[in-house]
Transfer RNA from a Candidatus Levyibacteriota bacterium, 74 nucleotides, folded computationally. NCBI's taxonomy places the organism under Bacteria, Bacteria candidate phyla, Candidatus Levyibacteriota.
RNA sequence: GCCUCUGUAGCUCAGGUGGAUAGAGCAUUGGGUUCCGAACCCAAAGGUCGGGAGUUCGAAUCUCCCCAGAGACA
Numbered sequence: 001g002c003c004u005c006u007g008u009a010g011c012u013c014a015g016g017u018g019g020a021u022a023g024a025g026c027a028u029u030g031g032g033u034u035c036c037g038a039a040c041c042c043a044a045a046g047g048u049c050g051g052g053a054g055u056u057c058g059a060a061u062c063u064c065c066c067c068a069g070a071g072a073c074a
Base pairs, nucleotide, nucleotide: 001073003071004070005069006068007067010026011025012024013023019057028044029043030042031041032040050066051065052064053063054062
């Protein structure tokens, strides 16, 4: 240099044939339980879906540019 893939909650990830409020587990906080903890149960909070622009009635999803990372070729 060129090609491919990845980027979504604090962490690990699902959702990728566009559609209704964006989810799970762990972690965090509160409550229950306990003599106190752990474990277990219930609940809550936490997101510009890497950034920008475009297409569309509607974009995490499609298109273009950029950023970061990984891999193959040279």
It matches the Rfam family "tRNA". By type it is a transfer RNA. The sequence is in RNAcentral, with records from ENA.